[in-house]
Transfer RNA from Gossypium hirsutum, 73 nucleotides, folded computationally. The sequence is in RNAcentral, with records from Rfam. Its mean pLDDT, the model's own confidence on a scale to 100, is 82.

RNA sequence: GCCGUCUUAGCUCAGCCGGUAGAGCGCGCGGCUUUUAAUCACGUGGUCGUGGGUUCGAUUCAAACAGACGGCC
Numbered sequence: 001g002c003c004g005u006c007u008u009a010g011c012u013c014a015g016c017c018g019g020u021a022g023a024g025c026g027c028g029c030g031g032c033u034u035u036u037a038a039u040c041a042c043g044u045g046g047u048c049g050u051g052g053g054u055u056c057g058a059u060u061c062a063a064a065c066a067g068a069c070g071g072c073c
Base pairs, nucleotide, nucleotide: 001072002071003070004069005068006067007066010025011024012023013022019056026044027043028042030040031039049065050064053061
């Protein structure tokens, strides 16, 4: 220098063919228990890496840039 994959909640990851985003863990509060743990119930969470483009509408499509990983030279 070239090519590919990835970037979504505090963490690990879903999200099918474009239609205003979810799970588990965590955290908060309450129940149970002498107390803790475990467990149960409720609650809490995101400008979807960035800024633009296409579209009535973009996490999703195409391109650029940034970062991570891998390959080639």